[in-house]
Context: one part of a larger RNA
RNA sequence: CUGGGCGUAAAGCGCACGUAGGCGGCGCUGAAAGUUGGACGUGAAAGCUCCCGGCUUAACUGGGAGAGGUCGUUCAAAACUUCAGUGCUCGAGGUUGGAAGAGGAGAGUGGAAUUCCCGGUGUAGUGGUGGAAUACGUAGAUAUCGGGAGGAACACCAGUGGCGAAGGCGGCUCUCUGGUCCACACCUGACGCUGAGGUGCGAAAGCGUGGGGAGCGAACGGGAUUAGAUACCCCGGUAGUCCACGCCGUAAACGAUGGAUACUAGGUGUAGGGGGUCAUUUAACCCCUCUGUGCCGAAGCUAACGCGUUAAGUAUCCCGCCUGGGGACUACGGCCGCAAGGCUAAAACUC
Repeated sequence: CUGGGCGUAAAGCGCACGUAGGCGGCGCUGAAAGUUGGACGUGAAAGCUCCCGGCUUAACUGGGAGAGGUCGUUCAAAACUUCAGUGCUCGAGGUUGGAAGAGGAGAGUGGAAUUCCCGGUGUAGUGGUGGAAUACGUAGAUAUCGGGAGGAACACCAGUGGCGAAGGCGGCUCUCUGGUCCACACCUGACGCUGAGGUGCGAAAGCGUGGGGAGCGAACGGGAUUAGAUACCCCGGUAGUCCACGCCGUAAACGAUGGAUACUAGGUGUAGGGGGUCAUUUAACCCCUCUGUGCCGAAGCUAACGCGUUAAGUAUCCCGCCUGGGGACUACGGCCGCAAGGCUAAAACUC
């Protein structure tokens, strides 16, 4: 180096776009770099393989033949790869006509509830717990009615329902905007796949500046519990949670399963399209089909669990990653960050 692997044992980058590179559909023509064949040259000797000789053998001496190459020159072949030219349409993309959707951004707006303020009614409790107490309340609470303020979240619908690359997305309306699916088979004509570096996006918490602050609530204070109780329970409560702009760049960022393509029994749900059968039409139902999403399972795979057309099956292409446990998601160095810290990443020693 090859060989083995990556759902759960070590191992899939959190996700995407994309540079170099790697790989690449169906024909025809040409070239001949790779490839294949021939000839010549060379690959010293020794060694290696075969044969002969030798000594009882071995080592060995001598002789003959062969093998050994990413080799050079030259002639030839043209299936495959490559290169050049030309054409094709099934890959890819586009046009046209439809469809669904919490996809994204901004602006506006609605009702329920909590809290607070004002006023009315009203009187002694309320609250909380396993039981209590702290706490609130005669300066009139809790309860109830009316009015007002403000912030945050959107009950029912709601569904192994939908959308998005992932993170994620849920009241309603408007504006701007991305993607997907179906039908037709009209256009372009391989324009494709993957993707080291790179760039962008990226929950929560956290950070900077300025707002906002109802509820909740790290820290903190108090009450309980307890041997103690730096907790679990209760009463309060600051950051934060919310908004704008800018950072951070991490998660059990999980399907613990990278992306693309092709192929390989069925059964049963569900969501979005399209088509069809019957009565006059529409619709329900049923059947077929494309796309997505669940469950169960043939074959096959798997150490087993399980996976099973949404593969962990059968194959091809490209990337990432693993190599005993601890030391160590560490040190040092470098890069990034305001910081917190992040990324990259050892060794001694030890079992």